[in-house]
Context: one part of a larger RNA
Molecule: small-subunit ribosomal RNA, 5' domain
Organism: uncultured bacterium
RNA sequence: GGAUGAACGCUGGCGGCGUGCCUAAUACAUGCAAGUCGAGCGAGGGUACUUGUACCCUAGCGGCGAACGGGUGAGUAACACGUAGGUAAUCUACCCUUAAGACGAGGAUACCGUUUGGAAACGAACGUUAAAACUGGAUAGGAUGUAUGAUCAAAUGAAUGUACAUUUAAAAGAGCAAUCUACUUAAGGAGGAGCCUGCGGCGCAUUAGCUAGUUGGUGAGGUAAAGGCCCACCAAGGCGAUGAUGCGUAGCCGGUCUGAGAGGACGAACGGCCACAUUGGGACUGAGACACGGCCCAGACUCCUACGGGAGGCAGCAGUAGGGAAUUUUCGGCAAUGGACGGAAGUCUGACCGAGCAACGCCGCGUGAAUGAUGAAGUAUUUCGGUAUGUAAAGUUCUUUUAUUUGGGAAGAAAAAACAAAUUGACGGUACCAAAUGAAUAAGCCCCGGCUAACUACGUGCCAGCAGCCGCGGUAAUACGUAGGGGGCAAGCGUUAUCC
Numbered sequence: 001g002g003a004u005g006a007a008c009g010c011u012g013g014c015g016g017c018g019u020g021c022c023u024a025a026u027a028c029a030u031g032c033a034a035g036u037c038g039a040g041c042g043a044g045g046g047u048a049c050u051u052g053u054a055c056c057c058u059a060g061c062g063g064c065g066a067a068c069g070g071g072u073g074a075g076u077a078a079c080a081c082g083u084a085g086g087u088a089a090u091c092u093a094c095c096c097u098u099a100a101g102a103c104g105a106g107g108a109u110a111c112c113g114u115u116u117g118g119a120a121a122c123g124a125a126c127g128u129u130a131a132a133a134c135u136g137g138a139u140a141g142g143a144u145g146u147a148u149g150a151u152c153a154a155a156u157g158a159a160u161g162u163a164c165a166u167u168u169a170a171a172a173g174a175g176c177a178a179u180c181u182a183c184u185u186a187a188g189g190a191g192g193a194g195c196c197u198g199c200g201g202c203g204c205a206u207u208a209g210c211u212a213g214u215u216g217g218u219g220a221g222g223u224a225a226a227g228g229c230c231c232a233c234c235a236a237g238g239c240g241a242u243g244a245u246g247c248g249u250a251g252c253c254g255g256u257c258u259g260a261g262a263g264g265a266c267g268a269a270c271g272g273c274c275a276c277a278u279u280g281g282g283a284c285u286g287a288g289a290c291a292c293g294g295c296c297c298a299g300a301c302u303c304c305u306a307c308g309g310g311a312g313g314c315a316g317c318a319g320u321a322g323g324g325a326a327u328u329u330u331c332g333g334c335a336a337u338g339g340a341c342g343g344a345a346g347u348c349u350g351a352c353c354g355a356g357c358a359a360c361g362c363c364g365c366g367u368g369a370a371u372g373a374u375g376a377a378g379u380a381u382u383u384c385g386g387u388a389u390g391u392a393a394a395g396u397u398c399u400u401u402u403a404u405u406u407g408g409g410a411a412g413a414a415a416a417a418a419c420a421a422a423u424u425g426a427c428g429g430u431a432c433c434a435a436a437u438g439a440a441u442a443a444g445c446c447c448c449g450g451c452u453a454a455c456u457a458c459g460u461g462c463c464a465g466c467a468g469c470c471g472c473g474g475u476a477a478u479a480c481g482u483a484g485g486g487g488g489c490a491a492g493c494g495u496u497a498u499c500c
Base pairs, nucleotide, nucleotide: 001500002499003498004497006496007495008494009493010492013365014364015363016362017361018360019358020357021323026321027320028319030318031317032316035064036063037062040061041060043058044057045056046055047054048053049052071276072275073274081200082199083198084197085196086195087194090193091192092191095189096188097187098186099185100184101183103137105135106134112127113126114125115124116123117122141168142167143166144165145164146163147162148161149160151158152157172181173180174179202248203247204246209239210238211237214236215235216234217233218232219231221229251273252272253271254270255266256265257264258263278299279298280297281296282295301312302311303310304309329355331354332353333352337351338349339348340347341346368398369397370396371395378389379388380387381386403437404436405435406434407433408432412427444489445488446487447486448485449470450469451468455484456483457482458481459480465472466471
C1' cells in the first nucleotide's frame, strides 16, 4: 500500500447493487416451513331445489410425494475431496423410444355401529362393507439350473440360438363417442446413484516401530454388486525412514485476497461434492434413507400427570434467552422462476420473488454556480506600521440535481392441444415522466518534530500528558492541552484485529 462476513470512537443527506451469529453443533416460548389426488374406493355431512339429481366438504382405506428443496460444518487426514479412468462386479421410481399384453376367480379389512379400558396419550372385543388394497388360477416374455451350437473377448467372462426342468404379470378410471390417462412384461435411452483404481493437496521424528480378521488362500454366507464385508478351516503374512503408527489441527474443491511473477494466506457470500440433524445405537418402508420437521431402544435435558403413565427435539424462516467486541423483521406474496400432487381447474411451497433494519461493503450523486475589494466586521497575531483568515462572507445575477407538494404512471405476463374472447403484479401508486416552490433540506473526521503533506500564540513546567519507531515534557515545547492558521481524506474519517 492492498484486503475484510469486521468491531470500537466521532460524525452522518440520498440512491443502486450486494452482504449481515466468524462466539455456545448452547437451550428454546409462539406461529409457519410437505403435501396432494373425489377422474382409485366405500361411507358420512352440507347446499340448491325441479324429490332424484347437481354441486361442495372431508375422517378413513388406496396412489404418488415426503430420500428433492432448505440449514449447519460438529465429526472426518479419509477414495472425504479434486482430477483421470474402470465396472465383462452393479441398481435405477417418474420421463422418452420400441414390442407384446391386460383372461378368469376369491377371501379379508379400515372407516362405521355396539360394548368397553384409560386422567391423558392411546387402545380392546364383537358385527358390517369397498377398491387401481390383498391372494390363488391361466397365458406370455423374462429369470434360474442342466445339456449343446456357433460369435466376441482374453483372469474369473460377454452377448446369443435350441431343448428340458423350476419359478414368475396385469387395474381400471373419465367421456355420448372418438379417444385420453393409468396398469403388466420385455428391450433400449436419458438423467441419477453404488463400488473400485492411478495421481494430488496439513504440522510434529522432542511420535519409530505398527498390525490378529491382522495379510493371503479354500469353501460357505451376505449384497443390486467385486471384496475379510461376515463366518469356518489352512498358511504366516501385511505396512514402515519414499515417514507406517501415534498425537495435534482441519470439511474438500471451483475459487477469494495479496503479489510483477514465483509464491504466501484464506475457503464468508455464489456453485459442485461430502458429512451431520439433542447424544449413542438399530432396523422398517421404499426405485432410492439406515431418513432434519418418520419408527424403535438407551442416555442427558425440558414439559404434562389423576403417580399408573405419557409428550418433545429451530444446525428450516422469523423470533427469545444465553455467550460475545459483534451480526437484522415473530413482514408481504405465490405475480414471476422452480418443485410436489392432480386429466384439468387448482391446492401446497419461510424454496423463491420482494419489502423492512444496519454507512457493513462497493459504486454513483448532492450539500450550489457565476460575479463580488472598502480587502467590511469578528477572530488570531504583531516589530503596533501591519499581516492572516480572504472572493471567503455580505451584496448582485442565475440554476433546481436533491428535497417538498401536485398530476400522470410502468416493463417484469404469456403460457395452458388449436382458434377466438377475457383474466392474472406481492413489489407498488414503487421506478420513471411532467409541473410548481425555494439556495432553499444536507460536512465531518484525522493530522501538522522526523519518517510524512501541513506553524504560530497562550497554558503547563520530567507535572499533566503524548507515542507506530526514533523519542517529546525539568519556564521561551512547531512533539502535552487550547485557540487561530494549514495539510489530507470525505458521508465518511480515524483506531484496533487479521492476511499478503